Predicted 3D model of an 88-nucleotide RNA (c-di-GMP-I riboswitch aptamer) from a Thermosediminibacteraceae bacterium. NCBI's taxonomy places the organism under Bacteria, Bacillota, Clostridia, Thermosediminibacterales, Thermosediminibacteraceae. Its mean pLDDT, the model's own confidence on a scale to 100, is 87. It was read from a public genome assembly, where an Rfam model found it.

RNA sequence: GGGCGAAAAGGGCAAACUCACCGAAAGGUGGGGGCGCAAAGCCAUAGGGUCUAAGGUGCCUUUGCACUAUGACAGCCUGGCUGCCGCC
Numbered sequence: 001g002g003g004c005g006a007a008a009a010g011g012g013c014a015a016a017c018u019c020a021c022c023g024a025a026a027g028g029u030g031g032g033g034g035c036g037c038a039a040a041g042c043c044a045u046a047g048g049g050u051c052u053a054a055g056g057u058g059c060c061u062u063u064g065c066a067c068u069a070u071g072a073c074a075g076c077c078u079g080g081c082u083g084c085c086g087c088c
Base pairs, nucleotide, nucleotide: 002088003087004086005085012037013036017032018031019030020029021028022027035075041081042080043079046078047077048076049073050072051071055068056067057066058065059064
């Protein structure tokens, strides 16, 4: 440096649910919690995908409907960057 994660040590992160706060929402942050995770560390200005639709546009004029990301998701996939321990 490359490949791998069977066993081990020290540990790490934290789904659902829940409480508080932020947000139009999706969702986020913090506490509890623990389904899982060897990158469940980072990148959404790398590509695809998914969610939401405040604002905008159109329709309807009815408070509704459709489209739309400039809002989100890295615990959806691929990719990029960084990294602990061990094995080969």